[in-house]
RNA sequence: CGAGCCGGGCGGGCGGCCGCGUGGAGUCCCUUACGGGACUUCCCGAGGAACGUCCGGGCUCCACAGGGCAGGGUGAUGGCUAACGGCCACCCGGGGUGACCCGCGGGACAGUGCCACAGAAAACAGACCGCCGGGGAUUUCGGUCCUCGGUAAGGGUGAAACGGUGGUGUAAGAGACCACCAGUGCCCAGGGCGACCUGGGCAGCUAGGUAAACCCCACCCGGAGCAAGGUCAAAAGGAGCGCCGUGAAAAGCGCUCUGCGCGGACGUUCGAGGGCUGCCCGCCCGAGUCUGCGGGUAGACCGCACGAGGCCGGCGGCAACGCCGGCCCUAGAUGGAUGGCCGUCACCCCGGCUCCCGCGAGGGACCGGGGCACAGAACCCGGCGUACAGCCCGACUCGUCUG
Numbered sequence: 001c002g003a004g005c006c007g008g009g010c011g012g013g014c015g016g017c018c019g020c021g022u023g024g025a026g027u028c029c030c031u032u033a034c035g036g037g038a039c040u041u042c043c044c045g046a047g048g049a050a051c052g053u054c055c056g057g058g059c060u061c062c063a064c065a066g067g068g069c070a071g072g073g074u075g076a077u078g079g080c081u082a083a084c085g086g087c088c089a090c091c092c093g094g095g096g097u098g099a100c101c102c103g104c105g106g107g108a109c110a111g112u113g114c115c116a117c118a119g120a121a122a123a124c125a126g127a128c129c130g131c132c133g134g135g136g137a138u139u140u141c142g143g144u145c146c147u148c149g150g151u152a153a154g155g156g157u158g159a160a161a162c163g164g165u166g167g168u169g170u171a172a173g174a175g176a177c178c179a180c181c182a183g184u185g186c187c188c189a190g191g192g193c194g195a196c197c198u199g200g201g202c203a204g205c206u207a208g209g210u211a212a213a214c215c216c217c218a219c220c221c222g223g224a225g226c227a228a229g230g231u232c233a234a235a236a237g238g239a240g241c242g243c244c245g246u247g248a249a250a251a252g253c254g255c256u257c258u259g260c261g262c263g264g265a266c267g268u269u270c271g272a273g274g275g276c277u278g279c280c281c282g283c284c285c286g287a288g289u290c291u292g293c294g295g296g297u298a299g300a301c302c303g304c305a306c307g308a309g310g311c312c313g314g315c316g317g318c319a320a321c322g323c324c325g326g327c328c329c330u331a332g333a334u335g336g337a338u339g340g341c342c343g344u345c346a347c348c349c350c351g352g353c354u355c356c357c358g359c360g361a362g363g364g365a366c367c368g369g370g371g372c373a374c375a376g377a378a379c380c381c382g383g384c385g386u387a388c389a390g391c392c393c394g395a396c397u398c399g400u401c402u403g
Base pairs, nucleotide, nucleotide: 001399002398003397004396006394007393008392009391010390012345013344014343015342016341017340018339020045021044023042024041025040026039027038028037029036030035047374051385052384054383055382056381057380058379059225060224061223062222066281067280068279069278071221072220073219074218075217077089078088079087080086091105092103093102094101095100106216107215111214112213113210114209115208128155129154130151131150132149133148134147135146136145137144138143163181164180165179166178167177168176182206183205184203185202186201187200188199189198190197191196229302230301231300232299237258238257239256240255241254242253243252260294261293262292263291264290265289266288273285274284275283276282309328310327311326312325313324314323315322316321347371348370349369350368351367352366354365355364356363357362
């Protein structure tokens, strides 16, 4: 200097003018009340992915809550975490010269499937071409044909053919036997928390692939979801009390409680209906439940942001991360706020009879033109996946050159 690989960060800045939203403080207005409105001022006001809704939780309700089946998820080991299908380290296998990257990583001797075509044969298989031996026929004496038996070392087919190389042996062969190697199983020693690794020995055992096919095994999982779930107000009617009124009443007014009217079906311990949010058992609640027609309300508030929170430092740990100390409060809308305009700077691209540095490639200054990503909270958090113009920082690997 070039190429690569891994990790982290920013993603517009500044100034002016006008305009928005929550909250605090102050002033004023409306209202029976809940509550609402106007003005001034102060703090604060979108993301690193707010996207996808793919996982895991917090929280709320079922609920005080059991068992089985179904269903779903994960899958080497050890750690982190509230948890996870996440993250970190590391083992084995595969890819790469390497830094690094990838893995639907338990089981094929529980069972069932599949391996097209080609090939003799695709799972405990098989004889197409062959090799060897016996018998017979024939011969131009090289051989040829038929039949019986042995064989799977050689050739061929294929992604894959019942281990490989060399030898012994044989009629010809063959792990039939031997040496070495690979795999598998067992034993011993050492290292490691462990998955595993290294070394030595024994055994002739060679038992295909596929579970990202069905399946088996191990472990885990209750469901629904902020449109969860609550509070207040309103409401037609009814009940009670009080006031007023009267010969006695009715009507009217006020307060409190309750919660609309007219029907139908089933039911009240011989249990209608509901719950355990897939089914069954079992258990629990239960005096009302379901339904037709008509009527009232559709408003205000809480949940709603103090969090498994953020930042800085120290210690421990290979790391993920944990502990300790200090500082900080950083949106909460509800047709849904944070915007518009102007100026200037930064960044990127193109151009320039301009200037400077340099042998040159090229770089810098200046001028002109154009551009400036993905994309917006809606209960909150931890992850994963996807999108992203341009810029910056760091570690490592390979190649080339120079000292």
Description
Predicted 3D model of a 403-nucleotide RNA (Bacterial RNase P class A) from Streptomyces achromogenes. Of the family's consensus pairs, 98% are formed in the model. The organism belongs to Streptomyces, within Bacteria. Rfam family: Bacterial RNase P class A. It is annotated as a ribozyme. Its family is annotated with tRNA processing, dimeric ribonuclease P complex and ribonuclease P activity in the Gene Ontology.